[in-house]
Molecule: small-subunit ribosomal RNA
Organism: uncultured marine bacterium
RNA sequence: UGAACGCUGGCGGUAUGCUUAACACAUGCAAGUCGAACGGAAACGAUACUAGCUUGCUAGUAGGCGUCGAGUGGCGGACGGGUGAGUAACGCGUAGGAAUCUACCUGAUAGUGGGGGAUAGCCCGAAGAAAUUCGGAUUAAUACCGCAUAAUCUAUUCGUAGUAAAGUGGGGGACUUUCGAGCCUCACGCUAUCAGAUGAGCCUGCGUAAGAUUAGCUUGUUGGUGGGGUAAAGGCCUACCAAGGCGACGAUCUCUAGCUGGUCUGAGAGGAUGAUCAGCCACACCGGAACUGAGACACGGUCCGGACUCCUACGGGAGGCAGCAGUGGGGAAUAUUGGACAAUGAGGGCAACCUUGAUCCAGCCAUGCCGCGUGUGUGAAGAAGGCCUUCGGGUUGUAAAGCACUUUAAGCAGUGAGGAAGGCUGUAAGGUUAAUACCCUUGCAGAUUGACGUUAACUGCAGAAUAAGCACCGGCUAACUCCGUGCCAGCAGCCGCGGUAAUACGGAGGGUGCAAGCGUUAAUCGGAAUUACUGGGCGUAAAGCGCGCGUAGGUGGUUUGUUAAGUGAGAUGUGAAAGCCCAGGGCUCAACCUUGGAACUGCAUCUCAUACUGGCACGCUAGAGUACGGUAGAGGGAGGUAGAAUUUCCACGUGUAGCGGUGAAAUGCGUAGAGAUGUGGAGGAAUACCAGUGGCGAAGGCGGCCUCCUGGACCAAUACUGACACUGAGGUGCGAAAGCGUGGGGAGCAAACAGGAUUAGAUACCCUGGUAGUCCACGCCGUAAACGAUGUCAACUAGCCGUUGGAGAUCUUAGUAUCUUUAGUGGCGUAGCUAACGCGCUAAGUUGACCGCCUGGGGAGUACGGUCGCAAGAUUAAAACUCAAAUGAAUUGACGGGGGCCCGCACAAGCGGUGGAGCAUGUGGUUUAAUUCGACGCAACGCGAAGAACCUUACCUGGUCUUGACAUCCUACGAACUUUCCAGAGAUGGAUUGGUGCCUUCGGGAACGUAGUGACAGGUGCUGCAUGGCUGUCGUCAGCUCGUGUCGUGAGAUGUUGGGUUAAGUCCCGUAACGAGCGCAACCCUUGUCCUUAUUUGCCAUCAUUUAGUUGGGCACUCUAGGGAGACUGCCGGUGACAAACCGGAGGAAGGUGGGGACGACGUCAAGUCAUCAUGGCCCUUACGACCAGGGCUACACACGUGCUACAAUGGACUGUACAAAGGGUUGCGACCUCGCGAGAGUAAGCUAAUCCCAUAAAACAGUUCGUAGUCCGGAUCGCAGUCUGCAACUCGACUGCGUGAAGUCGGAAUCGCUAGUAAUCGUAGAUCAGAAUGCUACGGUGAAUACGUUCCCGGGCCUUGUACACACCGC
Repeated sequence: UGAACGCUGGCGGUAUGCUUAACACAUGCAAGUCGAACGGAAACGAUACUAGCUUGCUAGUAGGCGUCGAGUGGCGGACGGGUGAGUAACGCGUAGGAAUCUACCUGAUAGUGGGGGAUAGCCCGAAGAAAUUCGGAUUAAUACCGCAUAAUCUAUUCGUAGUAAAGUGGGGGACUUUCGAGCCUCACGCUAUCAGAUGAGCCUGCGUAAGAUUAGCUUGUUGGUGGGGUAAAGGCCUACCAAGGCGACGAUCUCUAGCUGGUCUGAGAGGAUGAUCAGCCACACCGGAACUGAGACACGGUCCGGACUCCUACGGGAGGCAGCAGUGGGGAAUAUUGGACAAUGAGGGCAACCUUGAUCCAGCCAUGCCGCGUGUGUGAAGAAGGCCUUCGGGUUGUAAAGCACUUUAAGCAGUGAGGAAGGCUGUAAGGUUAAUACCCUUGCAGAUUGACGUUAACUGCAGAAUAAGCACCGGCUAACUCCGUGCCAGCAGCCGCGGUAAUACGGAGGGUGCAAGCGUUAAUCGGAAUUACUGGGCGUAAAGCGCGCGUAGGUGGUUUGUUAAGUGAGAUGUGAAAGCCCAGGGCUCAACCUUGGAACUGCAUCUCAUACUGGCACGCUAGAGUACGGUAGAGGGAGGUAGAAUUUCCACGUGUAGCGGUGAAAUGCGUAGAGAUGUGGAGGAAUACCAGUGGCGAAGGCGGCCUCCUGGACCAAUACUGACACUGAGGUGCGAAAGCGUGGGGAGCAAACAGGAUUAGAUACCCUGGUAGUCCACGCCGUAAACGAUGUCAACUAGCCGUUGGAGAUCUUAGUAUCUUUAGUGGCGUAGCUAACGCGCUAAGUUGACCGCCUGGGGAGUACGGUCGCAAGAUUAAAACUCAAAUGAAUUGACGGGGGCCCGCACAAGCGGUGGAGCAUGUGGUUUAAUUCGACGCAACGCGAAGAACCUUACCUGGUCUUGACAUCCUACGAACUUUCCAGAGAUGGAUUGGUGCCUUCGGGAACGUAGUGACAGGUGCUGCAUGGCUGUCGUCAGCUCGUGUCGUGAGAUGUUGGGUUAAGUCCCGUAACGAGCGCAACCCUUGUCCUUAUUUGCCAUCAUUUAGUUGGGCACUCUAGGGAGACUGCCGGUGACAAACCGGAGGAAGGUGGGGACGACGUCAAGUCAUCAUGGCCCUUACGACCAGGGCUACACACGUGCUACAAUGGACUGUACAAAGGGUUGCGACCUCGCGAGAGUAAGCUAAUCCCAUAAAACAGUUCGUAGUCCGGAUCGCAGUCUGCAACUCGACUGCGUGAAGUCGGAAUCGCUAGUAAUCGUAGAUCAGAAUGCUACGGUGAAUACGUUCCCGGGCCUUGUACACACCGC
């Protein structure tokens, strides 16, 4: 908002209500009236009379009366009511105009005399189904027709000529009468003319949609003359004559549309719209035509044609709801076949009245607007119930109940306005008149007129009684939780939500908003400065035509005069009413109605002003141009010519095997002589150096030299013309390269093509060849990143530094330099501008003039159509559909087979390994009843596990339990506990013995056990992507940030960058930054030196004693463990910037962080862990919980990781000799001694540990042997016999002895660790642990090599650069 749909619905007022099919319509009504125009009398009534006769009816008589069907006649059916199909138009709006008409109405003047013939009707007859039609006889008029009279009428030759009418009714004194009337008077009519009013017709200016992919249209067309026609001007029509008229200011054509006042929106300007109300227009089934009339080319008239419907006796007829209701249809969708003429109007009438689907009312619909109500107060035990919960409570919520009140509205009953004014009858006065009559006006009186209507309003009665929903609750946007669902179902206006904790889906509780409504959909305006007139842009976001010349158009220097078109001021007219706005008034308020004002920004006319613009006229010279003199130049066209260097080709000579080409090759050329080299010749193309962000040109573009022709620019000074100018739609010319046509030319280069390579492929990059083409002449094409991505012209606005062409001045060393000015061409930069980047007198600054172009991305510069072209194609140029972005500039990161600097066992230089063998161990895979689970690049894989035979153990099979193996609470019984036996694999079940304890207020209680009940326990079940905590990693890398300030529109920047330096954002200097924090370093532990204190279990220099620090003694030394010192670039020299620092040196036990450890910034990886622990949610509850036995985690075609032992002589074996450190030990370490070849056993001292034990350290050293071999290497595997631990070594332990004696002779591609007491090598100890290390952790012994260096690989840090990346290159 004229709305529709969904859910819901108490009352009233007020307004609206087919937007679609101008689709078709049944039925009823919507235009009649007048007897005071007429002839008359079909119907009804009254009265009188007559007849029949049941005193009341029937029939008849009387147009005598009230009246009146049909008919003649008059007026009205041209208004009112409906609709918007058509119409892009003088249709509408507005302002004007002249050549017109106008019934009824008003005013004025004059008249209204006297005749005639018909015709409806009625009656008779005929045809037809009907509609209807025809014939005959008769009749009236305010119907019709002459005659008379008439002008301020019409015509006119100005003398004249022509033209009208109708009566009816009321009243009446005198007079007349054919008794109808005449006559008088009044009223209503009639005729003619003039004027007015009203209404209508015509003409004009301006305004009023879109499309140029519609550019030409027009023959009655444009004008004139004569004639006709109209109420009226006019090609309106016609004959003739002329050839005009319209159009880029958009004709013609196509498509759409009734226009306006207004309405909605908007700050306005505008935009959209044209329901209701009002003005105009058009239409009336579709098309056409006229008649009548004042008025029509006529909605409810006529005729014709058409379509459709209906009737029919088939011959013929009837009809027109876009009037009011109503029906069908269409549609998302729009009402009653109502009442009344009471009011307001309209028609007719003298009037009473009649008619009126106009109108006034009522009915339907929450369709809109407005108002009212659905109760009010009190009421905490904060009831019950619901929902949530951290289980305490919170919330619903004073809400309910309860108590006390009120009664609007609805209901019932009653009272009861206003809308009513008039009209009629009577009467009084006045007017008229001869009149006291009639009539008119005014006053008074009387009886009356209401559809709505059971009206509005008021009063009474009863009772909280009869009355609340809808949408939403992630943000925008007011309002939050639970459950269900699990990318499903669904939501969604945009962003988006949903993949197991959804405030977003569905439900619930609660809340928010509005409220008899609430939401949704559709549509319009706003926000949108997002078509920009107000009020935008075009370097890079979309957008400057490739560049000139120039037509129309637009704009235009300066003085004076004139004009007054634009412009300004005033006045007048108009701009309908309604509406909007303001101020009053009336309905209880409001909506609504009403009165007044303002406004209607417009148009027209008149007057005034003259600054500016325009017109006209005379001038001026600053714009523009011309002339004279010079200057520079790859400016253009034509002709000629030159040389250097080649390249290629040809001929000849010399000469021999290669040449050429590439990253490397090959194709190719060459013994038929290439390539190389020498001489001669041919031919084409291009013009090194000069050469320059140098020059010229409008742009494209232009480069040897000479000649001819020719365009433009610049400089200086004078003279002349006198605005001649700028821009420029169409138009026209030029216009790189490629391409096309015709004819030449053709050296090199080179699309296409061929071959060779490269490659997974290689229709490419590379190579060898090679044709069009490139060149010339003529003709087309007309496009480019045709770019400064910047249109042309003019003016103004700081500077500095180059460079090219001129002119002038000054100085001078006479080379030139300096200064000024001018025209170009470059670099920085101020103000200003810009989104920023940037531009900045060569503007993208400040202004003016004109042109071109843009309006989200894609589709698409495409299709169709037109134009051009030989073609290729060019130019002009859409839409459907689709997306929610596309784009610019800048920022921070990340990334780069970008750059710079730097670091790290990162590479390099070295040493030793792994990868090959055997074994150990972990993982994958496979297998299995189970092989429990987790960890997966670095940063999983000798990892969780510092130790699986049972247990552990979580897995499997079987047997068992169900308040439970474990916790708390309640009840009953019993102390707890313990001995023995039976069944069973055991769990468990049954029986049995001993025992009755502690505290006590004597009631009982505490601990423990058994049984029962239910709350609950329990879960190594799931989710590490719900989590805490802990950990790994980048990385011990040097980084990560903050406050204030400053810069930037902002994101952000600065600080933190730069120059040095460092291991280090370590320090110094500089610096729009100054400071600070977390990191670095230091503080802590350990180790290295010394001092001091202490001196046993340690030590022993001196003294004594001894097998022995065994003892006395001592604490000096070593060691131990407390406290101190020491190292700080402190000192010297050099370098460096007088810095920081670096290099070297001295001293020192130690020197530049002395070595090692602990210590891990902001953060990254949804990294790891729910199986350490804790924990939300979900799941199981006679089982996914618990117990037991046995098995499994130990499997084994295979693959991988980490290790051990080796392959040997720097070694193996044997004998002897020497030197540690750090640990552990009472459920323990266990000496000496004895036994055993040995593992070990027996016995047992010592030790709660600087005292005793584990415990001999081993490599090493000295000597002997082996002699390069599968060995005296290597030790796997297997056999036998044993030891130890343990309830138990079968699956499945370790060790010992004897025997056996596998692979393996140093390891492919690849790959790991390490920079000094390090690698390598050697042994020792510990944790775990009954037993079980080649693993792990710690300890000492012996003890190297190498580092030129930073190009490369990997990782990292800082700066910088590019980016279409931002889950960030594993990107897009």